[in-house]
RNA sequence: CGCUCAUCCAGAGGGGCAGAGGGACACGGCCCGUUGAAGCCCCGGCAACCCUCCAGCCGGCACUCGUGAGAUCGCCUGACGAUCGCACCGCGAGGCCCCGGCUAGGGAAGGUGCCAAUUCCGUCUCAUGGCGAGAUGCGCCAUGAGGAAGAUGAGGA
Repeated sequence: CGCUCAUCCAGAGGGGCAGAGGGACACGGCCCGUUGAAGCCCCGGCAACCCUCCAGCCGGCACUCGUGAGAUCGCCUGACGAUCGCACCGCGAGGCCCCGGCUAGGGAAGGUGCCAAUUCCGUCUCAUGGCGAGAUGCGCCAUGAGGAAGAUGAGGA
């Protein structure tokens, strides 16, 4: 940064400074907060994105093996001889090594991240059900799915 991909119902808090707000923005709701908010610092922890180990599976490059296909000429007409071709490539199989991916499990030194409430909930769209005098449509409510926005990581420009 109008970029790409993945994840976001799990998990994990004490102390010091500070002193009134905070839960991203707006609105609505609901919470947290003078028994101390934001912010900063120290220590601790959680998790496993990057990283790493192992197993299985899949794919690929390379490799190995097999395969494709014979044609023409000669005469002594044969399980004959000679010459040329069998390159590239395709197909099948293998699986030590190499590369990539997926799945399950393990690790945690380092780079991040995180440590109230699902990203606290809703807002936009669709579906289903209910209610309203209520068939379509409309409004409201509930549930589900998706989206938008945001956060974090890994990459890209």
A computed fold for a 157-nucleotide RNA, annotated as SAM riboswitch aptamer (S box leader). Model confidence (mean pLDDT): 78 of 100.